This is a predicted structure of a 75-nucleotide RNA (transfer RNA) from a Candidatus Woesearchaeota archaeon. Its Rfam family is "tRNA". Rfam describes the family as follows. Transfer RNA (tRNA) molecules are approximately 80 nucleotides in length. Rfam classes the family as a transfer RNA. The prediction has a mean pLDDT of 81. Taxonomically the source falls in Candidatus Woesearchaeota (Archaea, Nanobdellati).
[in-house]
């Protein structure tokens, strides 16, 4: 230098293969409920315009370009 996959709330992933309109779920936060209290258990809340630009579309987390980060692999 090239070639490959990845990048989605604080964590982990799931959606992409076939674009469709309010990105879903797990643990975690916090509030309530139950408890003599906590721990589990039940309920509800916030919390990510999906790595950054730009492009194609009616319409983009998905597609197509360029950058950024990351992970293996060849020289």
């Nucleotide at each position: 230098g090239g070639a490959c996959c990845c990048g989605u709330a604080g964590c982990c992933u799931a959606g992409u293969u076939u674009g469709g309109a309010u990105a879903a779920g797990g643990c975690g936060a916090c509030a309530g409920c139950c408890u003599c209290c906590u721990a589990a258990g039940c309920u509800g809340u916030a919390g990510a315009u999906c790595c950054g630009g730009g492009g194609u579309u009616c319409a983009a987390a998905u597609c197509c370009c360029c950058g950024c980060g990351g992970g293996c692999c060849c020289g």